[in-house]
Large-subunit ribosomal RNA, domain IV from a soil metagenome, 353 nucleotides, folded computationally. Model confidence (mean pLDDT): 86 of 100. Its Rfam family is "Bacterial large subunit ribosomal RNA".
Context: one part of a larger RNA
RNA sequence: CUCUCGUUAAGGAACUCGGCAAAUUACCCUCGUAACUUCGGGAGAAGAGGGACCGAGAAAUGUGAUAUAUUUACAUGUUGAGCGUUUCUCGGUCGCAGAGAAAUGGCCCAGGCGACUGUUUAACAAAAACACAGCACUAUGCAAACCCGUAUAAGGGGAAGUAUAUGGUGUGAUGCCUGCCCAAUGCCAAAAGGUCAAACGGAAGGGUUAGCUUCGGCGAAGCUCUAAAGUAAAGCCCUGGUGAAUGGCGGCCGUAACUAUAACGGUCCUAAGGUAGCGAAAUUCCUUGUCGGGUAAGUUCCGACCUGCACGAAUGGUUUAACGAUCUGGGCGCUGUCUCAACGAGAGACUCG
Numbered sequence: 001c002u003c004u005c006g007u008u009a010a011g012g013a014a015c016u017c018g019g020c021a022a023a024u025u026a027c028c029c030u031c032g033u034a035a036c037u038u039c040g041g042g043a044g045a046a047g048a049g050g051g052a053c054c055g056a057g058a059a060a061u062g063u064g065a066u067a068u069a070u071u072u073a074c075a076u077g078u079u080g081a082g083c084g085u086u087u088c089u090c091g092g093u094c095g096c097a098g099a100g101a102a103a104u105g106g107c108c109c110a111g112g113c114g115a116c117u118g119u120u121u122a123a124c125a126a127a128a129a130c131a132c133a134g135c136a137c138u139a140u141g142c143a144a145a146c147c148c149g150u151a152u153a154a155g156g157g158g159a160a161g162u163a164u165a166u167g168g169u170g171u172g173a174u175g176c177c178u179g180c181c182c183a184a185u186g187c188c189a190a191a192a193g194g195u196c197a198a199a200c201g202g203a204a205g206g207g208u209u210a211g212c213u214u215c216g217g218c219g220a221a222g223c224u225c226u227a228a229a230g231u232a233a234a235g236c237c238c239u240g241g242u243g244a245a246u247g248g249c250g251g252c253c254g255u256a257a258c259u260a261u262a263a264c265g266g267u268c269c270u271a272a273g274g275u276a277g278c279g280a281a282a283u284u285c286c287u288u289g290u291c292g293g294g295u296a297a298g299u300u301c302c303g304a305c306c307u308g309c310a311c312g313a314a315u316g317g318u319u320u321a322a323c324g325a326u327c328u329g330g331g332c333g334c335u336g337u338c339u340c341a342a343c344g345a346g347a348g349a350c351u352c353g
Base pairs, nucleotide, nucleotide: 001348002347003346004345005344006343007342008341010339011338014337019334027051028050029049030048031047036041038173052093053092054091055090056089057088058087059086060085061084062083063082067078068077069076070075094098106332107331108330109329110328111327112326113324114323118130119129134171135170136169137168138167139166140165146157147156148155175318176317177316179249180248181247184246185245186242187241188240189239193237194236195235199231200230204226205225206224207223208222211218212217250268251267252266253265254264277311278308289305290304291303292302293301
């Protein structure tokens, strides 16, 4: 010097990104206990007091000697010594200290997120991520949908279940709610019309040549090549519906008796122009926005405002008691975190072997 521990004057977070680490607290009994609340909780809230030993007394209680009454007897009632247990009261004793060691919650206030218990990156992430009960949509009538298997089978799961069931998708307790748009994309329905494959169909044409010939050509049957009309499903186009389907939810100008602002008006565009609620937010660029609170001093925090660059309603919106090894801000207590370091113990380092 390094590591692991122990103690520390005065101060007590001045340390630091941040009270990280350490310290405080801790057990039992009694008293006492707020906001809020889903009335269960919150709560061991917070906070306060007591705790050893000896003696005496009292009470309760367990056991029950003895005595006695009744009784033919068994037995029953009364009495209650002694011993034991617990509690209370009074007095006394000792120490710095009586839950004398060990083990054994620090607490409070406010906010974000997620309702909760739970699950997760075995070996850098435990969370606000996943799940969840609840809610909704959707598919499926049973040889169910769906899944496993199989070059598309048998068979099995679903299920020895039957729409209060099962599968899929989204959201994520509860409370209050969930607005507008079907133009685009998707899905569903309908079948009138348009388009439309293989296939069927076979008009017609070409090649070849028996024959005929006016020698220019024509040309049956067969074989062969090409092939029109017509018949023809789904799909698409078309029509309608559908948002807890994928998704989307405007601009400019003017206007009120100070000013400012604009309930109001005009105009363009759109499928429709963001409703309730919330809002500098896990979202706010400008921005350390402005005001208020807390501090001597606060880019963080809390409460408001709304000018929302670029919140917004099951990709859920907004609240919310309880809960959290969650995140953020503040306070009390406590401390070697620090002012500022010191001493001690053990193990290394170092020297010899």